[in-house]
RNA sequence: GGGCGCGUGGCACAGCCUGGAUACUGCACCGGCCUUCUAAGCCGGGGGUCAGGGGUUCGAAUCCCCUCGCGUCCG
Numbered sequence: 001g002g003g004c005g006c007g008u009g010g011c012a013c014a015g016c017c018u019g020g021a022u023a024c025u026g027c028a029c030c031g032g033c034c035u036u037c038u039a040a041g042c043c044g045g046g047g048g049u050c051a052g053g054g055g056u057u058c059g060a061a062u063c064c065c066c067u068c069g070c071g072u073c074c075g
Stems, first nucleotide, its partner, number of pairs: 001074007010027003020058001029045005051067005
């Protein structure tokens, strides 16, 4: 330098292929219930510029282009 894959709350991972309105789940965090206390269990809650920018579209996490970062392969 080139090919491919990945980037989504603090962490891990869906949703993308086939565009649709307030983006899923678990762990963690906060509050409550329970318990002598803790853990476990149960209930509730906060937290996302969907890597960045641009484009297409009535509408983009999703499609297109560029850039950045990571992984892997080739030279």
Molecule: transfer RNA
Organism: marine sediment metagenome